[in-house]
């Protein structure tokens, strides 16, 4: 002086995911609860919507019923759609739409993401009302231009 490994602090990021308080282990952290923040779901009246698709029943001819097929519908999320390869698993090229370059904004120029999963045949919107969530994962930037806005030294 290099490189590797773990821990721990700072400071920033992606997210809703942050903080405080009590107990009761541990020794700075776990576990149970509880509160603020922060988010998400379900819930009138108005409005909005008009019930997958075949067959066959009914006096009723569209209100039903029945018997087959159908991951039918929905939520959180930015994460949907299109095309191509493939027997398929999957892979490739896109795209709607997000996200980062250390105060904000704009523009520029770059680099990324474009998943994943829950609920069970249900749920439009929604006041009161109620119920649930506070994980996890990571390391940009140190002099782009402009506008603004803070701060800190001197007088």
């Nucleotide at each position: 002086g290099c490189g590797u490994c773990u821990u721990u602090a700072u400071c920033g990021c992606u997210u809703a995911a942050u903080u405080c308080c009590u107990a009761a282990a541990a020794c700075u952290u776990u576990u149970a609860g509880g509160a603020a923040g922060c988010g998400g779901g379900g819930g009138a009246a108005c409005c909005a919507a008009u019930c997958g698709c075949a067959g066959u029943c009914c006096a009723a001819c569209g209100u039903g019923a029945c018997u087959g097929c159908a991951u039918g519908g929905g939520g959180u999320g930015a994460a949907u759609c299109u095309c191509g390869a493939g027997a398929g698993a999957u892979c490739g090229a896109g795209u709607a739409g997000g996200g980062c370059u250390a105060c904000u904004c704009u523009c520029a120029a770059g680099c990324c993401c474009g998943a994943a999963u829950c609920c069970g045949u249900c749920a439009g919107c929604u006041a009161a009302c109620u119920c649930c969530g506070u994980a996890a994962g990571c390391g940009u930037u140190c002099a782009g231009a402009g506008a603004g806005a803070g701060g800190c030294a001197a007088c």
Molecule: c-di-AMP riboswitch aptamer (ydaO/yuaA leader)
Organism: Fictibacillus phosphorivorans